[in-house]
RNA sequence: GGACCCGUAGCAUAACUGAAUAGUGCACUAGAUUACGGCUCUAGAGGUUGCAGGUUUGAAUCCUGCCGGGUUCA
Numbered sequence: 001g002g003a004c005c006c007g008u009a010g011c012a013u014a015a016c017u018g019a020a021u022a023g024u025g026c027a028c029u030a031g032a033u034u035a036c037g038g039c040u041c042u043a044g045a046g047g048u049u050g051c052a053g054g055u056u057u058g059a060a061u062c063c064u065g066c067c068g069g070g071u072u073c074a
Base pairs, nucleotide, nucleotide: 001073002072003071004070005069006068007067010026011025012024013023019057028044029043030042031041032040050066051065052064053063054062
């Protein structure tokens, strides 16, 4: 340098053929329980879906460029 794959919350991960309020686990916060803590239970917060643009009534999803990571070829 060429080809391909991936990027979603602090971490991990789902979201089908474009239509929903973007969901789950751990972690975090508050409460219950406990002498205290842990375990357990209940509730809550946390996401410009890597960035920018495009298509569309509608984009995490499709298209283009860029950035980052990976595999492979040379």

Overview: Predicted 3D model of a 74-nucleotide RNA (transfer RNA) from a Flammeovirgaceae bacterium. Rfam family: tRNA. Gene Ontology term of the family: triplet codon-amino acid adaptor activity. By type it is a transfer RNA. The coordinates come from a structure-prediction model, not an experiment, and the mean pLDDT is 80. Taxonomically the source falls in Flammeovirgaceae (Bacteria, Bacteroidota, Cytophagia, Cytophagales). RNAcentral holds the sequence, with entries from ENA. The same sequence occurs in records of 3 taxa.